[in-house]
RNA sequence: GCCUUCUUAGCGCAGUAGGCAGCGCAUCAGCCUUAAAAUCUGAAGGUCUUGAGUUCAAUCCUUAGAGAAGAUA
Numbered sequence: 001g002c003c004u005u006c007u008u009a010g011c012g013c014a015g016u017a018g019g020c021a022g023c024g025c026a027u028c029a030g031c032c033u034u035a036a037a038a039u040c041u042g043a044a045g046g047u048c049u050u051g052a053g054u055u056c057a058a059u060c061c062u063u064a065g066a067g068a069a070g071a072u073a
Stems, first nucleotide, its partner, number of pairs: 001072001003070005010025004019056001027043004049065005
């Protein structure tokens, strides 16, 4: 250089034939306890890597960039 894959919550990851964005851990609060931990209950936290396009509607499709990984010479 070319090819392939990936980028979604603080971390690890799902998601989809285009139609309100989720799980686990972590955080915070409550319950419990003399107090704390664990369990249980609840809450907060996302411009779904960026721009453009298609569409009534894009995390998802198309396209161009950025970053990461792998394979190849």
Molecule: transfer RNA
Organism: Sphenodon punctatus